The RNA shown here (transfer RNA) has 73 nucleotides and comes from a Chloroflexota bacterium.

[in-house]
Order: sequence, then structure tokens, then C1' cells
RNA sequence: GGGCGUGUAGCUCAGGGGUGAGAGCAACGGCCUUAUAAGCCGACGGUCGGUGGUUCGAUUCCAUCCACGCCUA
Repeated sequence: GGGCGUGUAGCUCAGGGGUGAGAGCAACGGCCUUAUAAGCCGACGGUCGGUGGUUCGAUUCCAUCCACGCCUA
């Protein structure tokens, strides 16, 4: 240089056009316990990598850029 893939919560990931964006773990508060752990409950936490485009409507489709990874020369 060429080709491909992945970017969503602190971490690991799901969701693949539709009308409250989710799960597990972590952290936080509460219950329980003499206390800790475990268990149970709760609340919090997201400009869905950036910018444009398509569409009535985009996390989802298209283009481009950025970051990371893999293959190849």
C1' cells in the first nucleotide's frame, strides 16, 4: 500500500429501521449478619466513535473520517 472485521454503561456483550436503549459483572445505598463474605432489594450510570446522506422515522442502511485488530504485499 491492498483486503476484511470491530467500535453501544466503568468492564464483557446483546439489540440489525418504529413509538421508555437492555443484560451480566463491578462500583453505590438498603435488608440480612456480632462482623465480613454470600444471598435479596433498590437506585444510578449511555451525546450507541465523529461528520454527512437516505428515510415520515437511523444504534440499525449508505459514504467518509478516526481508533483498534486480523490477513496480505
The coordinates come from a structure-prediction model, not an experiment, and the mean pLDDT is 83.